[in-house]
Context: one part of a larger RNA
RNA sequence: ACGAACGCUGGCGGCGUACUUAACACAUGCAAGUCGAACGAGAAAAGAAGCUUCGGCUUCCGAGUACAGUGGCGAACGGGUGCGUAACACGUAAGCAAUCUGCCCCAGACAUUGGGAUAACUUCUCGAAAGGGGAGCUAAUACCAAAUAGUUCCCAAUGGCACAAGCCAUGGGGGGAAAGGGCCUCUAUACUAUGCUCGCGGUGUGGGAUGAGCUUGCGGUCCAUUAGCUUGUUGGUGGGGUAAUGGCCUACCAAGGCAGCGAUGGAUAGCUGGUCUGAGAGGAUGAUCAGCCACACUGGCACUGAGACACGGGCCAGACUCCUACGGGAGGCAGCAGUGGGGAAUUUUGCGCAAUGGGCGAAAGCCUGACGCAGUAACGCCGCGUGGAGGAUGAAGGCCCUUGGGUUGUAAACUCCUGCCAGGGGGGAAGAUAGUGUCGUUGCAAAUAGCUUUGGCACUAUGACGGUACCCCCAAAGGAAGCCCCGGCUAAUUCCGUGCCAGCAGCCGCGGUAAUACGGAAGGGGCAAGCGUUGUUC
Repeated sequence: ACGAACGCUGGCGGCGUACUUAACACAUGCAAGUCGAACGAGAAAAGAAGCUUCGGCUUCCGAGUACAGUGGCGAACGGGUGCGUAACACGUAAGCAAUCUGCCCCAGACAUUGGGAUAACUUCUCGAAAGGGGAGCUAAUACCAAAUAGUUCCCAAUGGCACAAGCCAUGGGGGGAAAGGGCCUCUAUACUAUGCUCGCGGUGUGGGAUGAGCUUGCGGUCCAUUAGCUUGUUGGUGGGGUAAUGGCCUACCAAGGCAGCGAUGGAUAGCUGGUCUGAGAGGAUGAUCAGCCACACUGGCACUGAGACACGGGCCAGACUCCUACGGGAGGCAGCAGUGGGGAAUUUUGCGCAAUGGGCGAAAGCCUGACGCAGUAACGCCGCGUGGAGGAUGAAGGCCCUUGGGUUGUAAACUCCUGCCAGGGGGGAAGAUAGUGUCGUUGCAAAUAGCUUUGGCACUAUGACGGUACCCCCAAAGGAAGCCCCGGCUAAUUCCGUGCCAGCAGCCGCGGUAAUACGGAAGGGGCAAGCGUUGUUC
C1' cells in the first nucleotide's frame, strides 16, 4: 500500500469501490429498434343513432388506429470478459507513388422513357410442433431494361513532373438515377396536379473530414537441464484472389531462408496511459477510469453490407440442456438483475428515460439494464459526533501497601450551560429545457403561401432521484467506544493463580513454587468507529 479475507466491536454523513476462484452450468424478466412524410392491405372492444320478431341487424365514431407484411436506416455503436496471443498484438516513430470509407461538409452536373414480378391478402394442403408446399390477386424510394452524361475503370498513344513501381493534362470502346411532401401565389382547374416551390431524399464526379486496412524501424517475460529449425519453406516467372502490397493461393523454375546479437521448442502472460513503493535509480503491478487488441457454448465456414467472417444474425460438426405424437425440433447471461456450484470472499430478479449520450424519424415522438439514480457491504478514503465549563472533607467501591498511606481521580456525584448528529414538526430547491401563438428580423422565392435564421411578449408541458439536499422550530446530555499491547527490539507494571503443566511466541526466547514473557485482575501505553491477525508487493 490493497478490488482483500478472518476475529472482536460498531453512531452518522459525503465520495468511491465490490466474483481476484469455475471463459463452470443457467430458471425467469428486461438489455435494438425505428420510420405511415417510401408501399399495398387493414381490424376489434367501448360509445352514439336508427330499426327490431327483443334473438339481433345497420350506420357513425373508434381509425386509416392496433397487429402482421414489402421497403429504408440502424442492428459492425454502445455493454461484457481476458480464454487465446511472446505476435507488427501493444507502445512509439514513420510510410502507402499499394488502399477503402455509409451517415456528415464543400463545389459543380443530372434526375428522361418504359417493363415484369412478389410478400402481405384469398384459397387448397402437409406437419404433434417448429415450420412449410401449391394455385390466384396487388404496390413501392423493392427489382429489371432502354436513353443521356463521361477520363471514374479498361486498352493502347502523346506531353509535363517525379523517379522504384507512378502522378497530372490531352484525342478512340463498356456502365447510373426514385420519388415523397408543402401551397393554391402563377398555369390548368375547382381542390386537385400536369403547376409552383423552401426543406428532405436519389444519381454520378472532384475535394474535405472521420473511421479503418496494410507495411516498416525501435522497445518491453522466463528456461540452453530447449542447439539446431524450415519444403509454401526462401526467391523468381505466369495465373488467381483482395479495397490494396505480398507464397495470400496455385502451376513451373532455382535452392534457398533463420540461428550463440539465442533460431526452434517449452513455460507463463492480454498490451499501454497508468497504479503501488522508493530520496532517486529501480522493483512490483496492469481492479475501477481511458486507448488498443482478442473472444462470445467448443471448432470451422461464408452470406448480407460502407463496415462483420457478426455476443442477444445464418450454415455445418461436436458436447450439454429442454420439448416430442419418436417422424422431428428448440437453446446459448464473458449484457443488467438473479440462481446453483466453486471459494476465505464480492451486492437488488429496484426506479427513470428528468439529465448526458446513442439509433430511427421532417417532427411530435418511440426505443435505450448505455446512462442518471436509489438499495446492500466500515470494503476504502475523508469529515463529524459520542458533550462543554466549574467541581476535593480528594466521597464510596476496586486495586496495591512498609498499614503511615498510595492510586483509580476532576474522574464520578453535584451546579451552570450548549445543541453537531440521530428523533419529531413546518417550509422546500438547483440540476431544464422544449413547443405553440403573436409582433419584428434573415435567407430562398414573383410572393403579404410555405419553409428557414434570430429577438421580444404571452400561453402550455416536462424531475427518476424526492418531499431528497438545504432552511426554520421543538424536545433533550438525553440514543452513540471499542480493539490491541505492557521481557528486549518497542511506548507502557504490579498482585493473584499455575508450577517445563496449562500455555505464549514476529526474532531472541518465557514456564521445573516468589513468572513485569502463561491465565485473571488493577493500573498504564497505543490507535480509534475502528482495532488486531493473515495474505501479497515495495
Molecule: small-subunit ribosomal RNA, 5' domain
Organism: uncultured prokaryote